[in-house]
RNAcentral holds the full RNA, with entries from ENA and SILVA. Predicted 3D model of a 506-nucleotide part of an RNA (small-subunit ribosomal RNA, 5' domain) from an uncultured bacterium. Rfam family: Bacterial small subunit ribosomal RNA. Its mean pLDDT, the model's own confidence on a scale to 100, is 83.
Context: one part of a larger RNA
RNA sequence: GACGAACGCUGGCGGCGUGCUUAACACAUGCAAGUCACGGGGGCCCGCAAGGGCAACCGGCGAACGGGUGCGUAACACGUGAGCAAUCUGCCGAUUUCAGGGGGAUAGCCGGCCCAACGGCCGGGUAAUACCGCAUACGCUCUUUGAGUGGAGUCACUUGAAGAGGAAACCUCCGGGGGAGAUCGAGGAGCUCGCGGCCUAUCAGCUAGUUGGCGAGGUAACGGCUCACCAAGGCGACGACGGGUAGCUGGUCUGAGAGGAUGGCCAGCCACAUUGGGACUGAGAGACGGCCCAGACUCCUACGGGAGGCAGCAGUGGGGAAUCUUGCGCAAUGGCCGAAAGGCUGACGCAGCGACGCCGCGUGGGGGAUGAAGGUUUUCGGAUCGUAAACCCCUGUUGCCCGGGACGAACGACCCCUUUCGAGGGGUGUGACGGUACCGGGUGAGGAAGCACCGGCUAACUCCGUGCCAGCAGCCGCGGUAAUACGGAGGGUGCGAGCGUUGUCC
Numbered sequence: 001g002a003c004g005a006a007c008g009c010u011g012g013c014g015g016c017g018u019g020c021u022u023a024a025c026a027c028a029u030g031c032a033a034g035u036c037a038c039g040g041g042g043g044c045c046c047g048c049a050a051g052g053g054c055a056a057c058c059g060g061c062g063a064a065c066g067g068g069u070g071c072g073u074a075a076c077a078c079g080u081g082a083g084c085a086a087u088c089u090g091c092c093g094a095u096u097u098c099a100g101g102g103g104g105a106u107a108g109c110c111g112g113c114c115c116a117a118c119g120g121c122c123g124g125g126u127a128a129u130a131c132c133g134c135a136u137a138c139g140c141u142c143u144u145u146g147a148g149u150g151g152a153g154u155c156a157c158u159u160g161a162a163g164a165g166g167a168a169a170c171c172u173c174c175g176g177g178g179g180a181g182a183u184c185g186a187g188g189a190g191c192u193c194g195c196g197g198c199c200u201a202u203c204a205g206c207u208a209g210u211u212g213g214c215g216a217g218g219u220a221a222c223g224g225c226u227c228a229c230c231a232a233g234g235c236g237a238c239g240a241c242g243g244g245u246a247g248c249u250g251g252u253c254u255g256a257g258a259g260g261a262u263g264g265c266c267a268g269c270c271a272c273a274u275u276g277g278g279a280c281u282g283a284g285a286g287a288c289g290g291c292c293c294a295g296a297c298u299c300c301u302a303c304g305g306g307a308g309g310c311a312g313c314a315g316u317g318g319g320g321a322a323u324c325u326u327g328c329g330c331a332a333u334g335g336c337c338g339a340a341a342g343g344c345u346g347a348c349g350c351a352g353c354g355a356c357g358c359c360g361c362g363u364g365g366g367g368g369a370u371g372a373a374g375g376u377u378u379u380c381g382g383a384u385c386g387u388a389a390a391c392c393c394c395u396g397u398u399g400c401c402c403g404g405g406a407c408g409a410a411c412g413a414c415c416c417c418u419u420u421c422g423a424g425g426g427g428u429g430u431g432a433c434g435g436u437a438c439c440g441g442g443u444g445a446g447g448a449a450g451c452a453c454c455g456g457c458u459a460a461c462u463c464c465g466u467g468c469c470a471g472c473a474g475c476c477g478c479g480g481u482a483a484u485a486c487g488g489a490g491g492g493u494g495c496g497a498g499c500g501u502u503g504u505c506c
Stems, first nucleotide, its partner, number of pairs: 001505003005502005012361006018354002020319001025317003029314003034061003039058002043054004068272003078196007087189003092185007100134001102132002109124006140165011170177002198244003205235003210232004215227003247269004251262004274295005297308004325351001327350003333347001334345004364394004374385004398447001399443006408433001413428006450495005455476003461490005471478002
């Protein structure tokens, strides 16, 4: 000097930040991921109807994002630079081609049954942008084969031929919204490699899918990734293997720098989601608020069986020196769904609590000497607190009261106008924060100062008490009867809504 700090004394206000560093301990309660009725059939409600509303089910998209934590991990995990001629990619953008004709089911529903609950069974019948064949299909995929260009080895690109295989879905208020194949892009993801960044040799040898090869399987894809066979390799004092510790980085702190220390908040990447394992769905997960199995734990039970997972936001217990509200709102930004209106959103925007930090402001200003009273001290003359107070004249930051009162809001929507039909302009309307910030008026010095230190280092000295006692102390050291070092007082010094102490790093 710094801090996610804590402790002691003290504490007026505001802005911006920041707040479980310990038990990745256990969790009551509420909320944190839904949406679409313009895909489908049916149900209920309002209505004469047209039409409108509710929401279960099938179906679509999302739930792989966003949010949390740092357990594990010394690793291509991260950073940086390359590579993929070894790869995938929903939604979005661009280009292009297509959408013909059929089928069988199943939820919901109806009827019946079982069950404490969770839930389940049987029969009947129904729809689709759900599911399954067929047709067509070029560039697509596979097999065979030809030519050209290029290269980096298996090859890549361009262009031909033959054969085989593979699509789709419609709704509509006629405005539009969707569907399928192919190519490219953007963004995302996967894989490989060079280099870089901890301690330990009181760890010196390690290794059997181990190292390589032929073949096969598997994957989006290369690869011992897996398997059969063959060979005997591979790594290591340039530290293998083992042990310990640890998420990595941009950064942060310190320092003139070199360096050292560190990785909280914010941002990128990684890992994890009660412990361990497994796959499913899907463009994407080996999935925090999905599924299955096992373990521990908790809860319900009619004892047969079931339910659960806060390292999401709040909150509780526990641990601890120590770390907040079971708040408001979707108004903004962003996300998901939707044609839209809109819905959802503990992301986010705000508010609350804590001097935890940084910054700003205030606790008044000017005048005022009989240098009042009082305190302390004294050589008893005085000195000092001290212009300090009183007193006089002001100011009005802030506080309190009253009045006005935002920016953040412009989109979308509706109305009008224009229009190159993409859109542009004007108007109406929309604010959690918030009657807040801010502005004006009134009031009245009124409500607002402490903490540490004063032997040297180190800025600041006397009196009393105590008497190696009580105590102080960062180091040196003080205290045994005149203690500037202990305790109190007066005075002083330093900082100031803080000041000290402790801890840690430089």